[in-house]
């Protein structure tokens, strides 16, 4: 690069250098941009995937008690919960919308699902 798996209708912008583009591709549509695009610093947010922390609740296991259903207590604690903000992402618009395939309605459009990307985490 490919592969697996979870999540994408929430949430969160300010200054600096720079100068014509920008919304992942290709096509449509539609938006943003000289009141300054993309891309570099910078300082703030935002979220809570992993990491860590708790150890309530579950699940597991262990001891010990009871014929026995079960009960008492101890570990673990990778699910669930809550806290953290260390690794990451992210800060216009649902991943801006469509496109491929269902259904409903057969003009318009509305529902739902692929596909493809994006970000984790893992596996390689």
């Nucleotide at each position: 690069a490919c592969c697996u798996c979870a999540u994408c209708c929430a949430g969160a912008g300010g200054g600096g250098c720079a100068g014509a583009g920008g919304g992942a591709u290709a096509c449509g549509g539609c938006c943003c941009u000289g009141c300054g695009a993309a891309g570099c610093c910078c300082c703030g947010g935002c979220a809570a995937c992993c990491a860590c922390c708790a150890u309530g609740c579950a699940u597991g296991u262990c001891u010990c008690g009871a014929c026995g259903a079960c009960g008492a207590g101890g570990c673990c604690g990778c699910g669930c919960u809550g806290g953290c903000a260390g690794g990451u992402g992210c800060u216009a618009a649902u991943u801006c919308c469509g496109u491929c395939c269902c259904c409903g309605a057969u003009c318009c459009c509305g529902g739902g699902g692929a596909a493809a990307g994006a970000u984790g985490a893992g596996a390689g």